[in-house]
Context: one part of a larger RNA
């Protein structure tokens, strides 16, 4: 490269990340309950027992060991939640892409001025109604400034 300009949205294609999704599979921390090893501690009517005590002795006592009972208790099991990750038919929009499809909404009064809010309608940009703004062109009038 300056209107043979610029530019908007749907659609189609490709890729990327992402939301939803019947669910499925894991991880983390905690809670409740069940079970309960080792061991400490507490109890003990059973068994055993050199040292200490009583006794001439037999034996008895104290203490101790074992056994048994109990509290605490690791691991394990069950349950309902919680949090986090992976995956999931399908689905929603988003981003990027040389080029493609449909139109032409915006930029000039962009050919219906545009924009904002809202309601509604439409393949799509968008249209229409209502309210608002000028960041609208043009024309007329008035005021002010400059020449």
């Nucleotide at each position: 490269c300056a209107c043979c300009g610029c530019c908007c949205g749907u659609c189609a294609c490709a890729c990327c990340a992402u939301g939803a999704g019947a669910g499925u599979c894991g991880g983390g921390g905690g809670c409740a309950c069940c079970c309960g090893a080792a061991g400490u501690c507490g109890g003990u009517a059973g068994u055993c027992u050199a040292a200490c005590c009583c006794g001439c002795a037999a034996g008895g006592g104290a203490g101790g060991a074992c056994g048994c009972c109990g509290c605490c208790g690791a691991a394990g099991g069950u349950g309902a939640a919680u949090u986090u990750g992976a995956u999931g038919a399908u689905u929603g929009g988003g981003g990027u892409g040389a080029a493609g499809u449909c139109g032409u909404a915006a930029c000039a009064a962009g050919g219906u001025a545009g924009c904002c809010g809202u309601a509604u309608c439409g393949g799509a940009a968008g249209g229409u109604g209502c309210g608002g703004c000028u960041g609208g062109a043009u024309c007329a009038c008035g005021u002010c400034c400059u020449u």
Molecule: small-subunit ribosomal RNA, 3' minor domain
Organism: uncultured Eubacteriales bacterium